The prediction has a mean pLDDT of 82.
Predicted 3D model of a 476-nucleotide part of an RNA (small-subunit ribosomal RNA, 3' major domain) from an uncultured bacterium.
Rfam family: Bacterial small subunit ribosomal RNA.
The full RNA is in RNAcentral, with records from ENA and SILVA.
Context: one part of a larger RNA
RNA sequence: UGACGGGGGCCCGCACAAGCGGUGGAGCAUGUGGUUUAAUUCGAAGCAACGCGAAGAACCUUACCAGCCCUUGACAUGGUCGGACGGUUACCAGAGAUGGUUUCCUUCACUUCGGUGACUGACACACAGGUGCUGCAUGGCUGUCGUCAGCUCGUGUCGUGAGAUGUUGGGUUAAGUCCCGCAACGAGCGCAACCCUCGUCCUUAGUUGCCAUCAUUUAGUUGGGCACUCUAAGGAGACUGCCGGUGAUAAGCCGGAGGAAGGUGGGGAUGACGUCAAGUCAUCAUGGCCCUUAUGGGCUGGGCUACACACGUGCUACAAUGGCGGUGACAGAGGGCAGCUACACGGCGACGUGAUGCUAAUCCCAAAAAGCCGUCUCAGUUCGGAUUGCACUCUGCAACUCGGGUGCAUGAAGUUGGAAUCGCUAGUAAUCGCAGAUCAGCAUGCUGCGGUGAAUACGUUCCCGGGCCUUGUACA
Numbered sequence: 001u002g003a004c005g006g007g008g009g010c011c012c013g014c015a016c017a018a019g020c021g022g023u024g025g026a027g028c029a030u031g032u033g034g035u036u037u038a039a040u041u042c043g044a045a046g047c048a049a050c051g052c053g054a055a056g057a058a059c060c061u062u063a064c065c066a067g068c069c070c071u072u073g074a075c076a077u078g079g080u081c082g083g084a085c086g087g088u089u090a091c092c093a094g095a096g097a098u099g100g101u102u103u104c105c106u107u108c109a110c111u112u113c114g115g116u117g118a119c120u121g122a123c124a125c126a127c128a129g130g131u132g133c134u135g136c137a138u139g140g141c142u143g144u145c146g147u148c149a150g151c152u153c154g155u156g157u158c159g160u161g162a163g164a165u166g167u168u169g170g171g172u173u174a175a176g177u178c179c180c181g182c183a184a185c186g187a188g189c190g191c192a193a194c195c196c197u198c199g200u201c202c203u204u205a206g207u208u209g210c211c212a213u214c215a216u217u218u219a220g221u222u223g224g225g226c227a228c229u230c231u232a233a234g235g236a237g238a239c240u241g242c243c244g245g246u247g248a249u250a251a252g253c254c255g256g257a258g259g260a261a262g263g264u265g266g267g268g269a270u271g272a273c274g275u276c277a278a279g280u281c282a283u284c285a286u287g288g289c290c291c292u293u294a295u296g297g298g299c300u301g302g303g304c305u306a307c308a309c310a311c312g313u314g315c316u317a318c319a320a321u322g323g324c325g326g327u328g329a330c331a332g333a334g335g336g337c338a339g340c341u342a343c344a345c346g347g348c349g350a351c352g353u354g355a356u357g358c359u360a361a362u363c364c365c366a367a368a369a370a371g372c373c374g375u376c377u378c379a380g381u382u383c384g385g386a387u388u389g390c391a392c393u394c395u396g397c398a399a400c401u402c403g404g405g406u407g408c409a410u411g412a413a414g415u416u417g418g419a420a421u422c423g424c425u426a427g428u429a430a431u432c433g434c435a436g437a438u439c440a441g442c443a444u445g446c447u448g449c450g451g452u453g454a455a456u457a458c459g460u461u462c463c464c465g466g467g468c469c470u471u472g473u474a475c476a
Base pairs, nucleotide, nucleotide: 001476002475003473004472005471007470008469009468010467011466012465013464015460016459019424020423021422022421023420026316027315028314029313030312031311032310033309034307035306042053043052064302065301066300067299068298069297070296073127077126078125079123080122081121082120083119086105087104090101091100092099093098108117109116110115129291130290132289133288134287138285139284140280141279142278143276145274150189151188152187153186154185155184156165157164158163169180170179171178195268196267197266198265200236201235202234203233204232205231206230209226210225211224214223215222239262242256243255244254245253246252318417322376323375324374325373326372327371334365335364336363339358340357343354344353345352346351383414388409389408390407391406392405393404394403430452431451432450433449434448435447436446
């Protein structure tokens, strides 16, 4: 000087408390451990691994296993020799890769006519190739403490020196934020602001959007209009600016006015010096080491989907604030041409057939759902839907291992969950649906969107984490 203390002081955070809803019990989904297996590819490991890499394993992906094949190689550059290359028809062997035969079409560009370039085949060698090892050799990227308020420097001063001072102190703040004081005076990286978005108003613009007034219609449908809504570009607006109190007359704090909004207005992006030899050699790049007829490459089939069990994360429930039937409004944000599909018909339905509009403020996905009305009357039930059987349907060369959906039948556990443990402070929790990425097909996951919409916070003694000052130390 740090680090640590079941030392002290001050302060903060859904840290506790006060509340609301969960997990832990059940069934299923998903990830992991373990076990099994020819293989169940690899990585991630307290918080900060475990619905994580994976925004989507039937083949492919795929890295794993078995078998069958290739060896200058699937890919790059260079040498020699040869040929255009390529497309297409049919057949044979084979699981295919591949090998053999065959029909037809075509016969590259430049040229100084020597050749050159691109494409392709053969040969030999330099080499290619490696998701092989080392994240404790690395770059880059990322997590975490933590959006915590800290981390430093120059000059000066003090100290033999390590170092101190500044950065401590009195107040204050979300903040090393600001004020005052002070052997310090200044400065940098952080804080804040500048950026995006939501909330109010104005201006500009008026189609595909809108409709107050006037006609018109089944319908903003048409004429008409751009006032309103909305869209999207530019501006205004909030600054403790004003008033009162308080405070050191300061910084600020408390109350009030006006205002759409008030003291950081809500949300996002933004992550200082550093810590964890944290994570990643399997995104990529890369040193070293290793393989080179194989640890490289191609293909078929299998596996990653196994199952006594254990754990994490979720979904659905155990019901009446509910189930079922009927009714019928009100969103936002997205996506659409190898696409979204109106409408009609067939089918109980998944869906099929025909057909229409839309490269979209125009058309479509699209039905929003919780809501309201009726019924059921507390039961393993008209709760719950696992499991299983049969029959279909869609995608796709192909649903056996191993996809999704539909109908009929079947109707398991489960009556609110031990110890323990998690999230959340407001348009939040809870609850309700909608969309998107990935994607041929497959979502209870993820990322967004809106609808309905709470309770509680006395307080900081205690648990956890953190900041500043101080003190002790057999620690560095």